[in-house]
Source information
The RNA shown here (SAM riboswitch aptamer (S box leader)) has 133 nucleotides and comes from a bacterium. The coordinates come from a structure-prediction model, not an experiment, and the mean pLDDT is 80. Of the family's consensus pairs, 97% are formed in the model.
RNA sequence: CACUCAUCCAGACCAGCCGAGGGACGGGCCCGACGACGCUGGGGCAACCACGCGCAGCUUCGUGUUGCGGGCAGGUGCCAACUCCCGCGGUCGGUCCACUGUUCACGGUGGGCAGUCGAUCGAGAGAUGAGUC
Repeated sequence: CACUCAUCCAGACCAGCCGAGGGACGGGCCCGACGACGCUGGGGCAACCACGCGCAGCUUCGUGUUGCGGGCAGGUGCCAACUCCCGCGGUCGGUCCACUGUUCACGGUGGGCAGUCGAUCGAGAGAUGAGUC
RNA backbone atom coordinates (compact mmCIF):
# COMPACT_ATOMS: atom_id res chain seq x y z
C1' C A 1 0.00 0.00 0.00
C1' A A 2 -4.02 -3.64 -0.33
C1' C A 3 -7.95 -6.68 1.86
C1' U A 4 -11.51 -8.21 6.00
C1' C A 5 -14.42 -7.01 10.39
C1' A A 6 -16.41 -3.46 14.04
C1' U A 7 -17.70 1.56 15.29
C1' C A 8 -18.70 6.78 13.94
C1' C A 9 -26.04 12.17 16.58
C1' A A 10 -22.31 10.53 23.60
C1' G A 11 -17.82 12.54 25.92
C1' A A 12 -13.37 15.45 26.95
C1' C A 13 -8.96 22.09 27.49
C1' C A 14 -5.16 24.80 29.61
C1' A A 15 -0.13 26.78 29.09
C1' G A 16 4.33 27.69 25.97
C1' C A 17 6.33 28.11 20.79
C1' C A 18 5.27 29.40 15.75
C1' G A 19 2.87 32.85 12.41
C1' A A 20 -1.42 32.09 7.91
C1' G A 21 -3.97 29.50 6.71
C1' G A 22 -7.32 25.39 8.44
C1' G A 23 -11.85 22.10 8.62
C1' A A 24 -9.32 14.85 3.68
C1' C A 25 -11.51 16.08 -1.93
C1' G A 26 -15.63 19.43 -4.82
C1' G A 27 -19.74 22.73 -3.35
C1' G A 28 -21.71 25.07 1.01
C1' C A 29 -21.07 26.74 5.73
C1' C A 30 -17.73 27.65 9.49
C1' C A 31 -12.75 28.33 12.49
C1' G A 32 -8.64 31.94 12.24
C1' A A 33 -3.74 38.03 13.84
C1' C A 34 -8.87 38.49 20.37
C1' G A 35 -3.32 33.91 16.90
C1' A A 36 -6.49 29.24 14.10
C1' C A 37 -3.75 24.76 11.85
C1' G A 38 0.68 22.57 13.61
C1' C A 39 4.56 21.31 17.47
C1' U A 40 5.80 20.68 22.86
C1' G A 41 4.31 20.06 28.08
C1' G A 42 0.48 19.17 31.36
C1' G A 43 -4.67 17.85 32.02
C1' G A 44 -8.90 15.20 30.49
C1' C A 45 -12.57 11.85 27.58
C1' A A 46 -13.47 7.10 26.06
C1' A A 47 -12.93 1.90 26.32
C1' C A 48 -11.14 -0.89 20.19
C1' C A 49 -7.02 -4.20 21.80
C1' A A 50 -4.16 -6.24 26.04
C1' C A 51 -4.88 -7.88 31.28
C1' G A 52 -7.83 -10.06 35.02
C1' C A 53 -13.32 -11.38 36.97
C1' G A 54 -18.46 -13.30 36.48
C1' C A 55 -22.37 -15.71 33.50
C1' A A 56 -23.91 -18.49 29.20
C1' G A 57 -22.99 -21.42 24.62
C1' C A 58 -19.74 -24.70 21.94
C1' U A 59 -15.98 -28.10 23.03
C1' U A 60 -11.07 -32.07 20.66
C1' C A 61 -12.50 -31.28 27.87
C1' G A 62 -6.97 -27.75 27.12
C1' U A 63 -7.23 -21.96 32.38
C1' G A 64 -9.51 -24.13 24.66
C1' U A 65 -12.92 -20.99 22.10
C1' U A 66 -17.28 -17.64 21.20
C1' G A 67 -20.83 -14.19 23.11
C1' C A 68 -22.59 -10.92 27.00
C1' G A 69 -21.77 -8.02 31.49
C1' G A 70 -19.04 -5.34 34.69
C1' G A 71 -13.38 -4.04 36.42
C1' C A 72 -8.60 -1.80 35.21
C1' A A 73 -6.15 1.80 32.33
C1' G A 74 -0.67 -1.19 29.90
C1' G A 75 -0.87 -0.30 23.69
C1' U A 76 -3.62 2.85 20.40
C1' G A 77 -7.27 6.69 19.69
C1' C A 78 -9.69 11.24 20.66
C1' C A 79 -10.61 16.47 23.18
C1' A A 80 -15.07 23.24 17.44
C1' A A 81 -19.41 22.25 14.73
C1' C A 82 -23.51 14.60 13.90
C1' U A 83 -17.67 11.99 10.08
C1' C A 84 -19.79 20.21 10.37
C1' C A 85 -23.69 19.51 6.08
C1' C A 86 -24.38 17.79 1.09
C1' G A 87 -22.16 14.74 -3.11
C1' C A 88 -24.62 8.41 -5.59
C1' G A 89 -29.27 5.71 -5.45
C1' G A 90 -34.30 4.06 -3.46
C1' U A 91 -38.98 5.44 -0.88
C1' C A 92 -42.46 9.27 0.88
C1' G A 93 -44.12 14.29 0.54
C1' G A 94 -45.21 18.37 -5.05
C1' U A 95 -47.93 19.51 -9.50
C1' C A 96 -51.00 18.40 -13.99
C1' C A 97 -54.34 15.04 -16.72
C1' A A 98 -57.84 10.86 -17.07
C1' C A 99 -61.12 7.53 -14.57
C1' U A 100 -63.51 6.99 -10.01
C1' G A 101 -65.55 7.21 -4.61
C1' U A 102 -67.53 11.00 -1.59
C1' U A 103 -69.77 13.27 4.26
C1' C A 104 -68.05 18.29 -1.04
C1' A A 105 -63.40 18.84 3.65
C1' C A 106 -61.13 15.41 0.53
C1' G A 107 -59.72 10.44 -0.97
C1' G A 108 -58.44 5.98 -4.47
C1' U A 109 -56.22 4.02 -9.20
C1' G A 110 -53.34 4.91 -13.59
C1' G A 111 -50.26 8.17 -16.38
C1' G A 112 -47.25 12.85 -17.56
C1' C A 113 -43.81 16.78 -15.70
C1' A A 114 -40.32 18.68 -12.35
C1' G A 115 -36.57 16.64 -10.56
C1' U A 116 -36.07 22.28 -6.59
C1' C A 117 -36.71 21.52 -1.36
C1' G A 118 -37.65 18.46 3.06
C1' A A 119 -37.86 13.62 5.70
C1' U A 120 -35.99 8.77 5.77
C1' C A 121 -33.23 4.29 4.28
C1' G A 122 -29.05 2.35 1.91
C1' A A 123 -24.47 2.78 -0.82
C1' G A 124 -19.90 5.38 -1.58
C1' A A 125 -15.91 8.21 0.51
C1' G A 126 -13.30 9.21 5.02
C1' A A 127 -11.58 8.41 10.20
C1' U A 128 -10.24 5.05 14.29
C1' G A 129 -9.34 0.22 16.20
C1' A A 130 -8.44 -5.05 15.53
C1' G A 131 -6.71 -8.68 12.16
C1' U A 132 -4.55 -10.91 7.37
C1' C A 133 -0.87 -10.58 3.56